[in-house]
RNA sequence: CUAUGUAGCUCAGGGGUAGAGCACUUGCUUGGUAAGUAAGAGGUCGUAAGUUCAAGUCUUAUCAUAG
Numbered sequence: 001c002u003a004u005g006u007a008g009c010u011c012a013g014g015g016g017u018a019g020a021g022c023a024c025u026u027g028c029u030u031g032g033u034a035a036g037u038a039a040g041a042g043g044u045c046g047u048a049a050g051u052u053c054a055a056g057u058c059u060u061a062u063c064a065u066a067g
Base pairs, nucleotide, nucleotide: 001067002066003065004064005063008022009021010020011019016053024040025039026038027037028036046062047061048060049059050058
């Protein structure tokens, strides 16, 4: 100097109420497990400021990681 930072993990979302897959919990199904199926829980969007009616998103600083 550049890139990345969002759910337990891997990642979307590029100003207008935060999502997917896997994992987790519960029910159904099975003699039982797995598989299948339905529902659910889980997020101060790394941190702190700024702009804006409104910021995960734009700006600045800072921290962490990679180069």
The prediction has a mean pLDDT of 83.
A computed fold for a 67-nucleotide RNA from a marine eukaryotic metagenome, annotated as transfer RNA.
RNAcentral holds the sequence, with entries from MGnify.
Rfam family: tRNA. By type it is a transfer RNA.